[in-house]
Molecule: c-di-GMP-I riboswitch aptamer
Organism: Sulfurimicrobium sp.
RNA sequence: AAAAUUUAAGGGCAAACUCAUCGAAAGGUGGGGACGCAAAGUUUCCGGUCUAAGGGGCAGAUGCCCUAGGGUAGCGGGAUUGCUGGG
Numbered sequence: 001a002a003a004a005u006u007u008a009a010g011g012g013c014a015a016a017c018u019c020a021u022c023g024a025a026a027g028g029u030g031g032g033g034a035c036g037c038a039a040a041g042u043u044u045c046c047g048g049u050c051u052a053a054g055g056g057g058c059a060g061a062u063g064c065c066c067u068a069g070g071g072u073a074g075c076g077g078g079a080u081u082g083c084u085g086g087g
Base pairs, nucleotide, nucleotide: 012037013036017032018031019030020029021028022027035074041080042079043078045077046076047075048072049071050070054067055066056065057064058063
């Protein structure tokens, strides 16, 4: 210096649900709340997945189909940063 495993203390985050709010929706943000999390910190670069306002097609009844430049980092991978102790 790098990698893997285990443990203690101090702490950290916060699913479902719920209230408010933003959004066309998916979903986000804030309060309450804890299912879980050792990167459940950051980042859509890759794959997955959700939504379909706008756009396109069909229909011509307000419907159906396709589409991400909108989401999801608590779906997986990559990148990047990082606390404490031990060996």